[in-house]
Context: one part of a larger RNA
RNA sequence: CCCACGUUUAGGAACUCUGCAAUACAGCGGCCGUAACUUCGGGAUAAGGCCCCCCUGCACCCUUGUGGUGCAGGGUACAACAAAAGACGCACUGCGACUGUUUACCAAAAACACAGCUCCCUGCAAAAGCGUAAGCUGAAGUAUAGGGGGUGAUGCCUGGCCAGUGUCAGAACGUUAAGGCGAGGGGUGCAAGCCCUGAACUGAAGCGCUGAUGAACGCCGGCGGUAACUAUAACCGUCCUAAGGUAGCGAAAUUCCUUGUCGGGUGAGUUCCGACCUGCACGAAUGGCAUAACGAUAGUGCGACUGUCUCAACGUGGGACUCG
Repeated sequence: CCCACGUUUAGGAACUCUGCAAUACAGCGGCCGUAACUUCGGGAUAAGGCCCCCCUGCACCCUUGUGGUGCAGGGUACAACAAAAGACGCACUGCGACUGUUUACCAAAAACACAGCUCCCUGCAAAAGCGUAAGCUGAAGUAUAGGGGGUGAUGCCUGGCCAGUGUCAGAACGUUAAGGCGAGGGGUGCAAGCCCUGAACUGAAGCGCUGAUGAACGCCGGCGGUAACUAUAACCGUCCUAAGGUAGCGAAAUUCCUUGUCGGGUGAGUUCCGACCUGCACGAAUGGCAUAACGAUAGUGCGACUGUCUCAACGUGGGACUCG
């Protein structure tokens, strides 16, 4: 010096990406007490306090016992749940409702699933799937059923666009293959014939065409001007579009400029919380916004506590080191 432990004056997170790690606190009993918020169940053992053994006396209670409760006095110990086991707590915020599932061996999560919601298909010899087939699953089920897609409890909601792409519908029309029919033409032959070519007409799905459809794939503008301080623009003009982003939210797990600006917290805060809106490039089931409870989840702060640190010291065991 390294590894695993133990103790430590004063300070107490100054350490550090981060209180990582390690202390400490508290403790499955009794009594008191307990906030915001809430889906009224919770939150909650919230938080925060006090008590616990033995002896004597008295009172009360009943299920009459080696009982229970209370009051007063006394006693021992550092300590009385006489200790084996057995939570640190609080506040704010993001995400995901929750319990669950996952990268066996670097990821446990905000990812997956989920109940709920919604769309599409399916009338039964069902749709869908496996198989060359027979056959099987679906299902010994029958639309309150089965299959597929999306979203993801709950609450309030879910705006505009059908031009493009997709899907669905459409007894007409256009286009459209083989085939059918076969005018006409050609080769050969004395001929019958055989062979080749071939117009018009007929001829399906599809495509065109007409329409519907967004909890289908998706998409949801620009420029110029204008109010009696200034600033801004309810307003006006113009171009383009299928239509120009509604509610709600917003420097956000999304904000480049950016450590935006203001407020809070700190002595000091690129983080955090609350606002503002100039949204580079939020936005409504590729769901939007809220949300009690829950979380080995992510961020911030406070209390308590500590060798994380100031700053190191000492001790125990094992290495390292020397000799064999």